[in-house]
RNA sequence: GAGUUUGAUCAUGGCUCAGAUUGAACGCUGGCGGCAUGCUUAACACAUGCAAGUCGAACGGUAACAGAAGAGAGCUUGCUCUCUUGCUGACGAGUGGCGGACGGGUGAGUAACGCGUUAGGAAUCUGCCCAGUAGUGGGGGACAACUCGAGGAAACUCGAGCUAAUACCGCAUACGCCCUACGGGGGAAAGCGGAGGAUCUUCGGACUUCGCACUAUUGGAUGAGCCUAAGUCAGAUUAGCUUGUUGGUGGGGUAAAGGCCUACCAAGGCGACGAUCUGUAGCUGGUCUGAGAGGACGAUCAGCCACACUGGGACUGAGACACGGCCCAGACUCCUACGGGAGGCAGCAGUGGGGAAUAUUGGACAAUGGGCGCAAGCCUGAUCCAGCCAUGCCGCGUGUGUGAAGAAGGCCUGCGGGUUGUAAAGCACUUUCAGUAGGGAAGAAUAGCUCAUGGUUAAUACCCGUGAGUCUUGACGUUACCUAUACAAGAAGCACCGGCUAACUCCGUGCCAGCAGCCGCGGUAAUACGGAGGGUGCAAGCGUUAAUCGGAAUUACUGGGCGUAAAGCGCACGUAGGUGGUCAUGUAAGUCGGAUGUGAAAGCCCCGGGCUCAACCUGGGAACUGCAUUCGAUACUGCAUGACUAGAGUGUAAUAGAGGGAAGUGGAAUUUCCGGUGUAGCGGUGAAAUGCGUAGAUAUCGGAAGGAACACCAGUGGCGAAGGCGGCUUCCUGGAUUAACACUGACACUGAGGAGCGAAAGCGUGGGGAGCAAACAGGAUUAGAUACCCUGGUAGUCCACGCCGUAAACGAUGAGAACUAGAUGUUGGGGGGCAUGUCCCUUUUAGUAUCGUAGCUAACGCGAUAAGUUCUCCGCCUGGGGAGUACGGCCGCAAGGUUAAAACUCAAAUGAAUUGACGGGGGCCCGCACAAGCGGUGGAGCAUGUGGUUUAAUUCGACGCAACGCGAAGAACCUUACCUACUCUUGACAUCCUCGGAACUUAGCAGAGAUGCUUUGGUGCCUUCGGGAAUUCAGUGACAGGUGCUGCAUGGCUGUCGUCAGCUCGUGUCGUGAGAUGUUGGGUUAAGUCCCGUAACGAGCGCAACCCUUGUCCUUAGUUGCCAGCACAUAAUGGUGGGAACUCUAAGGAGACUGCCGGUGACAAACCGGAGGAAGGUGGGGACGACGUCAAGUCAUCAUGGCCCUUACGACCUGGGCUACACACGUGCUACAAUGGCCGGUACAGAGGGCAGCGAUCUCGCGAGAGUCAGCCAAUCCCUUAAAACCGGUCGUAGUUCGGAUUGGAGUCUGCAACUCGACUCCAUGAAGCCGGAAUCGCUAGUAAUCGUGGAUCAGCAUGCCACGGUGAAUACGUUCCCGGGCCUUGUACACACCGCCCGUCACACCAUGGGAGUGGGUUGCAAAAGAAGUGGCUAGUUUAACCUUCGGGAGAGCGGUUACCCACGGUGUGGUUCAUGACUGGGGUGAAGUCGUAAGAAGGUAAC
Repeated sequence: GAGUUUGAUCAUGGCUCAGAUUGAACGCUGGCGGCAUGCUUAACACAUGCAAGUCGAACGGUAACAGAAGAGAGCUUGCUCUCUUGCUGACGAGUGGCGGACGGGUGAGUAACGCGUUAGGAAUCUGCCCAGUAGUGGGGGACAACUCGAGGAAACUCGAGCUAAUACCGCAUACGCCCUACGGGGGAAAGCGGAGGAUCUUCGGACUUCGCACUAUUGGAUGAGCCUAAGUCAGAUUAGCUUGUUGGUGGGGUAAAGGCCUACCAAGGCGACGAUCUGUAGCUGGUCUGAGAGGACGAUCAGCCACACUGGGACUGAGACACGGCCCAGACUCCUACGGGAGGCAGCAGUGGGGAAUAUUGGACAAUGGGCGCAAGCCUGAUCCAGCCAUGCCGCGUGUGUGAAGAAGGCCUGCGGGUUGUAAAGCACUUUCAGUAGGGAAGAAUAGCUCAUGGUUAAUACCCGUGAGUCUUGACGUUACCUAUACAAGAAGCACCGGCUAACUCCGUGCCAGCAGCCGCGGUAAUACGGAGGGUGCAAGCGUUAAUCGGAAUUACUGGGCGUAAAGCGCACGUAGGUGGUCAUGUAAGUCGGAUGUGAAAGCCCCGGGCUCAACCUGGGAACUGCAUUCGAUACUGCAUGACUAGAGUGUAAUAGAGGGAAGUGGAAUUUCCGGUGUAGCGGUGAAAUGCGUAGAUAUCGGAAGGAACACCAGUGGCGAAGGCGGCUUCCUGGAUUAACACUGACACUGAGGAGCGAAAGCGUGGGGAGCAAACAGGAUUAGAUACCCUGGUAGUCCACGCCGUAAACGAUGAGAACUAGAUGUUGGGGGGCAUGUCCCUUUUAGUAUCGUAGCUAACGCGAUAAGUUCUCCGCCUGGGGAGUACGGCCGCAAGGUUAAAACUCAAAUGAAUUGACGGGGGCCCGCACAAGCGGUGGAGCAUGUGGUUUAAUUCGACGCAACGCGAAGAACCUUACCUACUCUUGACAUCCUCGGAACUUAGCAGAGAUGCUUUGGUGCCUUCGGGAAUUCAGUGACAGGUGCUGCAUGGCUGUCGUCAGCUCGUGUCGUGAGAUGUUGGGUUAAGUCCCGUAACGAGCGCAACCCUUGUCCUUAGUUGCCAGCACAUAAUGGUGGGAACUCUAAGGAGACUGCCGGUGACAAACCGGAGGAAGGUGGGGACGACGUCAAGUCAUCAUGGCCCUUACGACCUGGGCUACACACGUGCUACAAUGGCCGGUACAGAGGGCAGCGAUCUCGCGAGAGUCAGCCAAUCCCUUAAAACCGGUCGUAGUUCGGAUUGGAGUCUGCAACUCGACUCCAUGAAGCCGGAAUCGCUAGUAAUCGUGGAUCAGCAUGCCACGGUGAAUACGUUCCCGGGCCUUGUACACACCGCCCGUCACACCAUGGGAGUGGGUUGCAAAAGAAGUGGCUAGUUUAACCUUCGGGAGAGCGGUUACCCACGGUGUGGUUCAUGACUGGGGUGAAGUCGUAAGAAGGUAAC
């Protein structure tokens, strides 16, 4: 920086990602080289080999090897063999010296003077090395080896005897050294080798000299030991620890100070600045990360420490309590003759084991270094090299150029093409690396030898130093490097491609398989799974996993917060601590500056250098931010001293107050009791009931008792730290405020622990008890009602004393101090003015409220009473859940409180604000929404549709309003999609190709038909004569076909909210933003209609208007329409001439606009009333349907993506079905009758339709209808008698002269065909039904109601649908309520939007966890026992070379014994702590759509807590 909470927003806040890194591991892949790294786990166990020896110039010697000499043998005069001689080179074993304390490994232990930094200290040692001083004289006795003997399986041991030394021991000497009582005393040594002129010689040498070695001592260097200060992880759910403990004295001990040890004395020491305990851990230079500050780590390299199978112990030594030494104990392994022995890879390799995981039983001492040695040299798994591993870093390569027919193939496609892609091929070129062959550095310096020269010396020997020459020494190594050579030849993968995050398409799959770091993909069109093509990124690697830091300002020192998001202790007092007013002086601790020392090397950084570069190596510098010392500065802080008064406090005088405690007292009211009056109810509720009452209630009057609380005053008034405090009086008492002065002189603020106060409820003891009232009981309500409501009612509420210690203890706002605009109230004081009022004005102070500027805030809001700007101190927070829970501690009588986790689980949880939606929230308004009316439905019969059922099939769709007389404007066949049976397979239909035939048609047979077989007639049209068009048969394959699926892939069309008045935009403004404003407000309207106002100004889609129709008039025109006037004709009729007036027709105009008047209103819009007018405020009706909602409806109108079927899910055909029928619902028709039925007579429409048609007239039939034809392609003819109405008659309230279902019979019509299954007619039959429960529908005027008429569909078939006219009402007070809608506002935990969200028990599964009789392990305290080896002491025993001796012995030593202290292992008892486990049990979490209710979010239906 990004992703992720939301519809969207801002904030808070967690989770996740991008980066860097690693001693890594795993998966796929793998050409070369350089440099580096490589058991992080079992400090688990180890076979085998090697890792520490060396010195013959210390010694006695000679087991082996070689040489020489001598002897002998075989004998060929030269070989071989044997023996002797340590004579020589050398050397096994041994004595002796030095070294095995270094080097190498590991990190178990250790929270410590272990480590690290700096500084300091005193009480120390230091082999080899360097320098100085002084020495190195003279003796002695042994013991190994060896020989002999003995034991033993072995390891090894014992006895006797011989022997050397640089082994051992005296003596002498003692500059210096040590001890001292200052008189003195004590203590050493070793020789070996080379050379040699004199001299001497027992010929061994002595002697001299040189070198090495030795002794004593001093100093140095190096190394080591000890002590001190500050630094060094986590836990307080570890708060007290300690008896050698703290100190002193004496003694002991050590190289050395010291309780290091011991005896005695004192009673100290450590700890909240974290002792003790527990857990974890080697520390550091440094490494990784980070801008830094930090955080994490402590492999390789380097310094220190610790350890060496586990535990203990000492010995030797300069140095060890010793990795490849010793003793003991233990575990383990091995050998054994069972008696005993041996061993220690955390050295290098290697093995097993563990593990995700880590290499060769390699070469060499050539170099560097170490040990021994005079040296040569020997030893060296230190080291240098090689081997293995992509483990990491770095470098190189896998080719370069050209090459478009943009090849083939792949993939995609909109079928045109695109892409892979200059990529390949082809052509030209190059040859790094690897391969082969050849050449070929550096790492090597020496030492040795020769010569020269210097030192030493008596010396030219010897030895040492320097120089020259010479001779050689390489594990790596087939080295690096160079040259030649041949061939593009041998050399590319891995991950990813939804967003974050660079990179997209196809196929497969179908909430499956799977993916996933987070968000999340997958339920038939997946850029997210799997494959492919393509692309992106990195590249000999690439991904994944694990881990660390970063991002994370997400522990905030740098650098966060706490009103509502997590977070202010309920409140004050006060200890430690922290902080602290003004002035002056001093000091110099903090602070600042300079210098010096140190801060190892390596590393990091900079500048150079070397490998061709780089990694890597190397030289120099810087840095090491630190510490210490020292010199200075003195502003600030500290400290010390002195002073001051502004902070704080005291005194004096006043003021207000429900401040606190105690005692007393008052009236009203409730209740109970007594008495009176009085009678049938009272009480209670939404309505009731329980309850009380004739044994007299309620009501009312009087009296009494008792307890509790104090109306009015009363107030965002007062007081108090908070909790809290309210009648009145008295007493005691705390605090605050005001004014003026006086005094003290910083005495202050905060406050971890601490101790105190602390509502209500609760607990204990004793009182009290009127009212109220948990629990409880009863009555209601309810599906239930352990509730809400009602009647009762006990604890409790009250008092005294004692506990509890918590509350949404809230201003959700810690305390104190200072500063920073105002305005308006109010309470308590003070001052001033005006001049008295019960004032008023002004100012000041202490409170308490409202608004508000700057500023702050995520916003809301806060705003001198801050949430502003600062300072001081305290408390608290770090995702949600688990959980304020468990365990442990403390407190409590208990209830419980306080302190306070983890496992596990989720990717959110949360705050504020926004837009919607919703509310059994509010306001305003509208609508046949209610109301007022009229008529219906729901009951009956029938029609029709649907559900259900049935069926072979009862095809499919539509399902609240907005499916159900709907698609269907019309299923007998057809339709038809369904079922049955029979058939066809390029197909019933389209295009293309090939072949044949005109097309077509008659008849017969079989069959249910499709179809099949046969048969008759027929040879057409155009022509450029090639053929073509149309049609048909057959064949082939491309394809056809599908009312198969998906309306949740779609287009189109439609319904609905709703003809509701809304829905938006541009610019501007406001807001961090979502958004707001505009569109809200005041009026008004049918209307977001208009007006006014207005940070808005305008605009668009809607509204309205424009369109059609209807209502009035005018103009024009006058047939098929009309007929006033004039004629003709008729029984009569616009029938005819004629007319153009009227009606009408159909074109065009006029008219209506709140235009006019009055009133109301805001001078507006508009409304009300009126005039005129055919019509008046949209005149009536229609068409017209904003942004959008419902994944609404339709794949079966049509179109269409995808999927599916292809001798069938296609096509043909027969019959059947869609018409079924215990039932339920919707919509209708006809009725139930007298406002009527029936009979007779008489009148008046409009709008339509008509040629496969409408069909007059006439005839026949009771009738449906039939026959026959006139007229009409229609203002002409026909359908066509309109009916209700009106007039007259009849019926007389009945299941009827109502009603017509059902059924029987007979017919008509349509049609191939009326059986399933048509309509109509006639005769007969004459069911239910007497106005319809709950409920429910339509309608506001030419409307409802009622009456008929026509049309579409249609062969026939409407009670349906659409349209037409006739007759023609009632009612509307009004908006409380129901339903729907609009606007504003409010609440919200809803946003899939209340058909929403969501809580708890129970049931089931899984997970982690608490308790739990206990059980098992680890660790540790205490107690008493026990006690190996070791060390110290003692020592009657025993042994005894050096020295002394009086020769007896002694000193000393060894062995043995004993003892003391300490004490390891192991064991016992009893505690603590921790881990694991445990029948059963508690809650918690998570799970699919379970069960029961509905607690919360809206007034959530009883406001919530």